Background
The RNA shown here (small-subunit ribosomal RNA) has 1479 nucleotides and comes from an uncultured bacterium. Its mean pLDDT, the model's own confidence on a scale to 100, is 85.
């Protein structure tokens, strides 16, 4: 340090998720020891129970209980003592600490700084003085009474360090005064006069300790003060003691802390007030820091103590284990009354994902009391539990290969767990047992809860000790085998639908390790709020626009000051914690020592650049007199003409409008056309321009009046007056409202007519609001340059507008200032593109963003007549959504060019019968496959039985077929018998080859027997190879380098001619290659040579190439040759090449074939053949008869034969090519009316034969008819193949003669020796073509062109498609499930205003009653107290507001679901361009 996910691919923007690190930690799995630390985050919920604060007899009285000792005494018992214990009581101290919580608390509560000249302070230190002299109660005890208890209440009688009187006192206090010193805003310190006022206490026993005044300190503690301190403005005003004064009153002291009076102030956008949430810090987690998140142990500070109010005592409290009152719960009760508060330490219920033991001990450290001994301490030491966290140990070591078994897995060879086991040696940390055995104790004796514990010694025996996630990427680790979009997995991408490395088991890996994973929860990564360190033209973001207040920020020079700035020094920033270094536990965590730093805040003291501030000037920014000429700027008012409707009149006669084409409409009541004249209303053609103005919105006929800004020159004047701007203010297109007017044309709503499945739309014909005017409102626009304003600086060209200044003969040219355009250096940018008018470098001030949808939607405020607008969310839901750009597809985009694709033409399909082939239907089976082009005379070049794969019946299981292994046995073969056969039984003949001398082996075959296996046209062509169709014989698809581009990718391959062609040419940042094109191969057309049998034959011969001769022709076949735009003119560019022409058998690829780039279709095909993985195995496998594949209401395709006269039939007659023929073509003859039968000659083929070509041509006949056309259909005879023609061949011959007279809509082939037409072979085959494959005959018509259709190819354009248009994709309705908003309402919390009430409490009064000290001879006072009362006040209740939560028939949209209905909004010109605002 980064990854991964949006796409085909990319860049860049944006969320999402992940790797780390942490925790007072749950949960699962598992679990061996130690040390250190650590534990109710939830009920501030409820508490049984013991304990947590007491001590002092050296304050004090009674001696009550105990002990012990001494007298008395027979004992009972009674007295006296004690350095005595314990137990109540009066007094004192402490009980304000120590220990716990975190509910309240947005505050001086906490931090950090200061300040009190405005204060307090027992105990403790330290100084300086003092302790004299008397009184009168009171508890206890005793004693009566009341009461269940708790408890009271009488009376008698006693002490003090309890309490009161008096005496003495000043350096205290208070009040008048006067000097010094400080300081000054008040004052503070010190010397000093007068008056006035206040102390005490003793105790043990000889040296202390109290105790009272005074002073200091220390150490607490309290007020004030500056700064810092969460979130909300959908919370903007708030405040009556409320701000300040005076006078008082309180307090420990300052204050509105309290009163009374006066004044009317104070806070608040620098966010008052409210709301919600929160103890704060120190520190702790995290991060490179800045930061963010957090406040558990530790330590500082608050804060509470059942809830709530109160006050008392005291140095100290408004007191956790004190009081008193109210309230709630609980608990005792004789029902009268009483008691209590664990947020102390364990415990215990409950609550919860969750957190110990009702342990031990005051030894130690510290606390209280006491003169001490010493007594209390659940503080605290310690110890148990909890792997709850951090740190260490261990669970063996070393050797050991036939690499054992077993396990996986396998390509069957092997590999791999794996030196891992086993085995041998060895060691003992850990464990058991046994034996010693501390430090902590300070203090010279005693004193140890942890503990016989830490550690030492010793013996035994590898002994006691491994698990837990993951293994598709991200992320280190893989196979198997089982599931089969099922069961499940998941952080995110995503995995799973029959070969799953992702699921679930095995086996192997890997990581980490007594733990490992998972969940929550922070911070990181997230430069994903951006101070460090983002950003707004198109991805979220510039307010629609100006003015302008607060703030914010600002030109030059000089002088001051020293806020703020730098800088030295000085206090402080507790300790812990970090760091750094060094000691201690055997080591580390831990723990101790030292040092740093805690980035803070304040004083002093210096500097004066810079900013601030003060004074004073400048003039370069700003404004602004003068002069000019531009403008559709703006209000108001007048006035022109052109058009359009109406109206009115005249000519005039059947139509007019109106559309892609109607049709409504209008017209004979006279339209429409034309001509005259009148009227109304709204907009100004032409000038007219990326011109002009003007902040914007926005502004156009023309004059006028008013009246804004802007630009240009030169130049008095003012002297920073400027810039932006939260809140404010104003303007703001269109539509829309409100009142009143006005309406000529257009025109929402609405009617009709069309169009369509529909058509509430586009389109056509009317047509109201509204459009216009005045006056008020609304206040939104895709309100855009989707670019905030203002200032500076940074290369050019070019066009235009207004000015100006030189300058010219000239509005000729230079220059410049202020607009507006267009292209472009540098530089930015994702990129497209921006570029002196900036998106480029820089300032200053605003606005605005932070996934996407919900949603600019609720809800609340504001603002409006209303329409709405404006500010503005939350749940909940997906992993994206959106930007530039790239290849391609696509397009009812555009260019260009091809192609029997149109077009011109011939013939045809579609209608008829038939033949075939598919669907569909049937059936026991009607095998299977092919299924738009690119299946349907196709796999099949041939289905009576074999084929056969398919139904039925019988039958066979190592098997029809292959290897292997035991026995027999050569192989083989004649014949009967059952039996539909398949098959079984009997049964004739036969003995072979090789080696060997023989026994006897071997090879081939044949049987039998078991098992290993055979078989499978069974299943997947979406698991394959191969082979094949298609686009397409279409002209295309790559590559290397090299340039360009962040990159995908581009160039080349684009462009200008050309070509059939990416064919050549030329040009160019691209040179070059490669598969494809072309050639090269067949074959066909000419000619040479060579060669002549079976071929041909000029001579010569014959019935005849038949024979002699011959190979010159032809022919047949081997080899050359020719054609390449070479050659001429013409065009093109001087090219490529195009056009004409010669010459030539052939001219421009001479005609035909073979040849099929990358790829595309998950195309075809396991049923050719080969293959993986599944199934079957007495069966899906193997044999046999038999039947089907041939059915037959229909439907489709291909084709055959017609319909006739260009024909049809008789009759004569001519002329091919290719081919095949021993299981076999098969002559001559002979037979039959014919298929076809006898018959044998020839022929292994340029010799025989199949084989008479046929249309033609010559001549007759027929005469437009269902015919002398057609021939299907049927009937009777027959032939011929063949084991057999019923089902279900083909063929003859007689006879029968059906539909059919040229075929709606569509539609298919074909450009020359081709169509058409017309015959002939072949392959398949026993037989059996109207298919098929070849062969020649005869032989046309047309192509103007490329607008259309349909297909391709190439440029470009869009674009939300990439499975790629058969794409994508919007909305309603259905219907399930979620979270929300309204909602009569109804329930609770909180708050604020009134108002009643008023417990204890204190504090004012005080006429009742009660009173020991002092005064008084006494009546009596003084004083105290109860008790009344007045005021404040808690609970508590009435009542109306506010807020806020939950809940509620019903109701609104929103979200998310399997392949539901309706349409087709949008994306391409999306088929009416979209889209934004309104109604």
């Nucleotide at each position: 340090a980064g990854a991964g996910u949006u796409u085909g691919a990319u860049c860049a923007u944006g969320g999402c998720u992940c790797a780390g690190g942490a925790u007072g930690a749950g949960c699962g799995c598992u679990g061996g020891c130690g040390g250190c630390g650590u534990g109710u985050c939830u009920a501030a919920g409820g508490c049984a129970u013991g304990c947590a604060a007491g001590u002092c007899g050296a304050g004090c009285g009674a001696c009550g209980u105990g002990u012990u000792c001494c007298c008395c005494g027979c004992a009972a018992g009674g007295g006296g003592a004690a350095u005595u214990a314990c137990g109540a009581g009066c007094g004192g101290c402490a009980a304000a600490c120590g220990g716990g919580u975190g509910a309240g608390u947005a505050a001086c509560a906490c931090a950090u700084u200061g300040g009190u000249a405005a204060c307090c302070u027992g105990c403790c230190u330290c100084c300086a003085a003092g302790u004299c002299a008397g009184a009168g109660a009171u508890a206890g005890c005793c004693u009566g009474c009341c009461g269940a208890a708790a408890g009271g209440c009488g009376g008698a009688u006693u002490a003090a360090u309890a309490u009161c009187u008096g005496a003495u006192a000043g350096c205290a206090a208070c009040g008048c005064g006067a000097g010094g010193a400080c300081a000054u805003a008040a004052g503070u310190c010190u010397u000093u006069g007068c008056g006035u006022u206040u102390a005490a206490a003793g105790a043990u026993u000889u040296a202390u300790u109290g105790c009272u005044u005074g002073g200091a300190g220390a150490g607490g503690g309290a007020c004030c003060u500056a700064u810092g301190u969460c979130u909300g403005a959908u919370u903007a005003g708030c405040u009556a003691g409320u701000u300040g004064g005076u006078g008082g009153g309180g307090u420990a002291a300052u204050g509105g802390c309290c009163u009374a009076c006066c004044a009317a102030g104070g806070c608040a956008u620098u966010g008052a007030u409210c709301a919600g949430u929160a103890g704060c810090a120190g520190g702790c987690g995290u991060g490179a820091g800045a930061g963010c998140g957090u406040g558990a142990c530790c330590u500082g500070c608050c804060u509470c103590a059942c809830u709530g109010g109160g006050a008392c005592u005291g140095a100290g409290a408004u007191a956790c284990u004190g009081c008193c009152c109210a309230g709630a719960c609980a608990c005792c009760u004789a029902c009268g009354g009483g008691u209590g508060g664990c947020u102390g330490c364990a415990g215990u219920c409950g609550a919860g994902a969750a957190u110990a033991u009702u342990c031990c001990a005051c030894a130690a450290u510290g606390g209280g009391c006491g003169a001490a001994a010493g007594c209390c301490u659940g503080a605290u030491g310690g110890a148990g539990c909890g792997a709850c966290g951090c740190c260490g140990c261990g669970u063996g070591c070393a050797g050991g290969a036939u690499g054992a078994a077993g396990g996986u897995u396998u390509u069957c060879g092997g590999a791999u767990u794996g030196u891992a086991a086993a085995c041998u040696g060895c060691u003992u940390u850990u464990c058991u047992c046994a034996g010693g055995g501390a430090a902590g104790a300070a203090u010279u004796u005693g004193u140890g809860a942890c503990g016989g514990u830490a550690c030492c010694u010793g013996a035994g025996g590898a002994a006691u000790a491994a698990g837990a996630g993951g293994u598709u990427g991200c992320u280190a680790a893989c196979u198997c085998u089982g599931u089969g979009c099922c069961a499940g997995c998941a952080g995110c991408a995503g995995c799973g639908g029959u070969a799953a490395u992702a699921c679930a088991g095995a086996g192997a890996c890997c990581u980490c390790a007594a733990g490992c994973g998972u969940u929550a929860u922070c911070c990181g990564g997230a430069u994903u709020u951006a101070c460090u360190g983002g950003g707004c033209g198109u991805a979220a973001a510039g307010c629609g626009u100006c003015c302008g207040u607060a703030g914010g920020u600002g030109g030059u020079u000089u002088a001051g000051c020293g806020g703020g700035u730098u800088a030295a020094g000085g206090g402080u920033g507790a300790a812990a914690a970090c760091u750094u270094c060094g000691u201690g536990c055997u080591c580390a965590a831990c723990a101790c020592g030292a040092a740093g730093g805690c980035c803070g805040c304040c004083c002093u003291u210096a500097a004066a650049a810079c900013u601030a501030c003060u004074a004073a000037a400048c003039u370069a920014g700003a404004g602004a007199g003068u002069g000019g000429g531009a403008g559709a700027g703006g209000u108001a008012a007048g006035c022109g003409g052109a058009a359009u409707u109406g109206c009115a009149g005249g000519u005039g006669u059947a139509g007019u409008c109106g559309u892609a084409a109607u049709a409504a409409g209008c017209g004979c009541u006279g339209a429409u056309a034309u001509c005259u004249g009148c009227a109304a209303g709204a907009a100004c053609a032409c000038c007219g321009a990326u011109g002009g103005c003007g902040a914007a919105g926005g502004c156009a006929a023309u004059c006028c009046c008013c009246u804004g800004g802007a630009c240009c020159u030169g130049u008095a004047c003012u002297g920073a007056c400027g810039c932006u701007c939260a809140u404010g203010c104003a303007c703001g297109a269109a539509a829309g409202c409100g009142u009143g007017g006005g309406g000529a044309g257009c025109a929402a709503a609405c009617a009709g007519g069309a169009u369509u499945a529909g058509a509430u739309a586009c389109c056509c014909u009317g047509g109201u609001a509204g459009u216009c005017c005045a006056c008020g409102c609304c206040c939104u626009a895709a309100a855009c340059g989707a670019u905030g304003u203002c200032a500076a600086c940074u290369g050019g060209u070019u066009g235009u507008u207004g000015g100006g200044u030189c300058u010219u003969c000239a509005c000729u040219g230079a220059c410049u200032c202020a607009g507006u355009a267009a292209c472009g250096a540098a530089g930015c940018u994702a990129a497209c593109g921006c570029g002196u008018g900036a998106a480029g470098u820089u300032g200053a001030c605003c606005g605005c963003c932070u996934g996407g949808g919900g949603a600019g939607u609720a809800c609340g405020g504001c603002c409006g007549c209303a329409a709405g607008g404006u500010u503005g969310a939350a749940a909940c839901u997906c992993a994206a959504a959106g930007g530039a750009a790239u290849u391609g597809a696509c397009g009812g985009g555009g260019a260009c060019c091809c192609g029997c694709a149109c077009a011109a033409g011939c013939g045809g399909u579609g209608g008829a019968u038939g033949a075939u082939g598919u669907g569909g239907u049937u059936u026991a089976a009607u095998u299977c496959g092919a299924u738009g082009c690119a299946a349907c005379g196709c796999g099949a070049a041939a289905a009576a039985c074999c084929u056969u794969a398919c139904c039925c019946a019988c039958c066979u299981u190592u098997g029809a077929c292959a290897u292997g292994u035991a026995c027999g046995g050569a192989a083989g073969u004649c014949g009967c018998u059952a039996g539909a056969g398949a098959u079984a039984g009997c049964u004739u003949c036969g003995u072979g080859c090789u080696c060997g001398a023989a026994a006897g082996a071997g090879a081939g075959c044949c049987g039998u027997a078991a098992c290993a296996c055979a078989g499978g046209u069974g299943c997947u062509g979406c698991a394959u190879g191969g082979c094949u169709g298609u686009c397409g014989u279409c002209a295309g698809c790559u590559c290397g380098u090299g340039u360009c581009g962040u990159g995908a990718g581009a160039u080349g391959u684009u462009g200008g001619g050309u070509u059939a062609a990416g064919u050549c040419c030329c040009g160019c940042a691209a040179c070059g290659a490669g598969c494809g094109c072309a050639a090269c191969c067949c074959u066909u057309g000419u000619c040479a040579u060579u060669a002549g049998u079976u071929g041909c034959u000029a001579c010569a011969u014959u019935c005849a190439g038949u024979u002699g001769g011959g190979c010159a022709c032809u022919c047949u076949a081997a080899u050359g040759a020719g054609a390449c735009u070479g050659c001429c003119g013409g065009u093109g560019a001087c090219a490529a090449g195009c056009c004409g022409g010669a010459g030539g058998a052939a001219g421009g690829u001479g005609g035909g074939g073979a040849u099929g780039a990358c790829g595309u279709c998950a195309a075809g095909u396991c049923c050719u053949c080969a293959u993986g993985g599944c199934c079957c195995u007495u069966a899906u496998a193997g044999g046999u008869g038999g039947g089907g594949c041939u059915a037959c209401a229909c439907a489709c395709g291909u084709c055959a034969u017609a319909c006739a006269a260009u024909g049809g039939c008789u009759g004569g007659u001519a002329c091919a090519a290719a081919g095949g023929g021993u299981u076999g073509c098969c002559a001559a003859c002979c037979c039959g009316c014919g298929a076809g039968g006898g018959g044998g000659a020839g022929c292994u083929a340029a010799u025989c034969c199949c084989a008479c070509a046929a249309a033609g041509c010559c001549a007759g006949u027929c005469g437009u008819a269902g015919u002398c056309c057609g021939g299907a259909u049927c009937g009777u005879a027959g032939u011929c193949u063949g084991c057999a023609a019923c089902u279900c061949g083909a063929c003859u011959a007689c006879g029968u003669g059906a539909a059919g007279u040229c075929g709606g809509a569509a539609u298919c082939g074909c450009u020359a020796g081709u169509a058409a037409u017309c015959g002939u072979g072949g392959a398949u085959c026993a037989g059996a073509a109207u298919g098929u494959c070849a062969c020649g005959g005869u032989g046309a018509a047309u192509a103007c062109g490329u607008u259309c259709c349909c297909g391709g190819g190439u440029c470009u354009u869009g674009u939300a498609c990439a499975c790629a248009c058969c794409g994508c994709c919007c909305g309603u309705c259905a219907c399930a499930c979620c979270a929300u908003g309204g909602g009569a309402g109804c329930g609770g919390g909180u708050u604020c205003u009134g108002c009643c009430a008023g417990a204890a409490g204190u504090a004012g009064u005080u006429a009742g009653c009660c009173u020991a000290a002092c005064c008084g001879c006494a009546a009596g006072g003084a004083g105290g107290g109860c008790g009344a009362u007045u005021a404040c006040c808690a609970c508590g209740g009435c009542a109306g507001g506010g807020u806020u939560c939950g809940u509620g028939a019903c109701u609104g949209g929103g979200g998310u679901g399997a392949a539901g209905u309706c349409g087709u909004a949008a994306c391409a010109a999306g088929g009416u361009a979209a889209c934004c605002g309104u109604a």